[in-house]
Molecule: c-di-GMP-I riboswitch aptamer
Organism: Candidatus Vecturithrix granuli
RNA sequence: UCCUGAUAAAGCUAAACCCAUCGUGAGGUGGGGACGGAAAGCCGCUGAUCUUGAAAAAAGAAAGCCGGGUUACCUCG
Repeated sequence: UCCUGAUAAAGCUAAACCCAUCGUGAGGUGGGGACGGAAAGCCGCUGAUCUUGAAAAAAGAAAGCCGGGUUACCUCG
C1' cells in the first nucleotide's frame, strides 16, 4: 500500500417504540430503548423518495434507499 471481515480485543453507532422540546410538515435535538450496522464516519454531488406548495416553480427533509467523493480503528492474507 492492497485485500479479508471472526462467534477475537479495545471501542463506536443506535431502528421501532416511549417521554420532553422545536418545526405547518417531512423531520431535528435531548433522555430512555436496541432492530441492526465494518464505514449505519463525513459531504445533499447523481438518481429515486418524503414535506410545504395549485405546481419537481420555489423552499426544505433524509447519509439507516442506490451510486459517487473523502477520511479512518482493529484484524486475516